[in-house]
């Protein structure tokens, strides 16, 4: 540098109602890279050391979604000029797409231990893009899309 494959999980049970997996009780889920005192393994060894894996939804950043601007060759598509109309030719605007910035983007505390932990233990808590429906993290839907990235071949 091409190139290929992969790349989100989740309302049991009940209640109120004409109607909610949406409301009430209560159940269930947790993408991606970092950072890490957990754990396994492996190697030297005097206390220990070093090396590989492997540990965070709320600690740090990142990606879907939605908004702005800004770039956009040819070429096509809508629109305008011409024309009785087409065609042809012109012209500039616009839609989508794409790329490149930007703005938007949730949530933790106590208490052990301990040199040290918002990360390990125990406890209680709290968070979840539009759009549609009886008010939606879990259902439809845009999405057989788009992606952080991870693996691999050349």
């Nucleotide at each position: 540098a091409u190139c290929u494959u992969c790349g989100g999980g989740g309302u049991a049970a009940g209640g109120u109602g004409a109607a909610a997996u949406u409301c009430c009780u209560g159940a269930c889920c947790g993408g991606c890279g970092g950072u890490g005192a957990u754990g396994c393994u492996u190697c030297g060894a005097u206390u220990c050391g070093a090396a590989g894996c492997u540990u965070a939804g709320c600690c740090c950043g990142c990606g879907a979604c939605u908004c702005g601007c800004g770039a956009c060759a040819a070429a096509a598509c809508a629109g305008c000029c011409u024309u009785c109309g087409c065609a042809a030719g012109g012209c500039c605007u616009g839609c989508a797409a794409u790329c490149g910035c930007g703005a938007c983007u949730g949530a933790c505390u106590u208490g052990g231990u301990g040199c040290a932990a918002u990360u390990c233990c125990a406890a209680g808590g709290c968070c979840g893009a539009c759009g549609g429906u009886a008010u939606a993290g879990u259902c439809c839907g845009g999405a057989u899309g788009g992606g952080a990235g991870a693996a691999g071949a050349u």
A computed fold for a 154-nucleotide RNA from Paenibacillus lactis, annotated as FMN riboswitch aptamer (RFN element). Taxonomically the source falls in Paenibacillus (Bacteria, Bacillati, Bacillota, Caryophanales). Its mean pLDDT, the model's own confidence on a scale to 100, is 78. RNAcentral holds the sequence, with entries from MGnify.